[in-house]
Parts: sequence; structure tokens; C1' cells
RNA sequence: UUCUUAUCCAGAGCGGUGGAGGGAUCGGCCCUAUGAUACCGCGGCAACCCCCUGAUACGGGAAGGUGCCAAGUCCGACAGAGUUAACUCUGGGAGAUGAGAA
Repeated sequence: UUCUUAUCCAGAGCGGUGGAGGGAUCGGCCCUAUGAUACCGCGGCAACCCCCUGAUACGGGAAGGUGCCAAGUCCGACAGAGUUAACUCUGGGAGAUGAGAA
């Protein structure tokens, strides 16, 4: 990087460095000099792998491997349903993360 598969309406922030962008893309909307994004330290959330466990897990756990800690994946994007605008819903696509494989 690609493929397969599961999940994505819950949850969890302080300090330091630094100094202008950031929220994947596009549109919207929002965050940001009351210091964002990023990095580092500490803390936390969750429970995919993992452990209890030989087998099963809807039960329990959190030492270890990931992940995560603004907003539902922030909302929409494509198709359809609710007569239409608005709005709501369903499915898909895209994306993110885990596990496995090439």
C1' cells in the first nucleotide's frame, strides 16, 4: 500500500514547547492569539487484540499491543422513501480504528 472483516448517536484533559492555522477531500458550519494544529510529559476513556480460560462468552478484568480524549465520523455529498421547499428516515459511497491476510 492492497484485500477481507468488525465497529463508528456512549466515554475521556491538564501542563509544557511553539506561534497560525485546524476540523481527511469539496461545500456548509465550527474551533483558534482567552494560543489552535502539532510535538512532549502526566492523567484519563474505551475494551478491538489480550487476560481470567482447556472450550464457550451475552460474564469479569485492564498488566501488555493498538486506538481515542471539541462538536454523532461536526453536518451534508450518491440513490431512494415520506407530495414539494425545509426537515426526517433508509441504504450506499468515502473516511477512521482494530484484527487477520497478501